This is a predicted structure of a 71-nucleotide RNA (transfer RNA) from Candidatus Ancillula kalotermitis.
It matches the Rfam family "tRNA". Rfam links the family to the GO term triplet codon-amino acid adaptor activity.
Model confidence (mean pLDDT): 82 of 100.

RNA sequence: AGGGGUAUAGUGAAAUGGUAUCACGAAGGUCUCCAAAACCUUCAGCCUGGGUUCGAUUCCCAGUACCCCUG
Numbered sequence: 001a002g003g004g005g006u007a008u009a010g011u012g013a014a015a016u017g018g019u020a021u022c023a024c025g026a027a028g029g030u031c032u033c034c035a036a037a038a039c040c041u042u043c044a045g046c047c048u049g050g051g052u053u054c055g056a057u058u059c060c061c062a063g064u065a066c067c068c069c070u071g
Base pairs, nucleotide, nucleotide: 001070002069003068004067005066006065007064010024011023012022013021018054025043026042027041028040029039030038047063048062049061050060051059
């Protein structure tokens, strides 16, 4: 320099253009003599900027960060 991939709650991952889901986690509660476990409730997220569309995590363009390949 060229090519490819990834980016989503604190963490790890899902999501055919139509209310962003699950697990762990955190906080509160129920239960218990106390605790653990279990159960209930809550908290917390689409890398950034544009474009297309009635509507974008999703499609397009550019950028940023990381990883891989070629030289």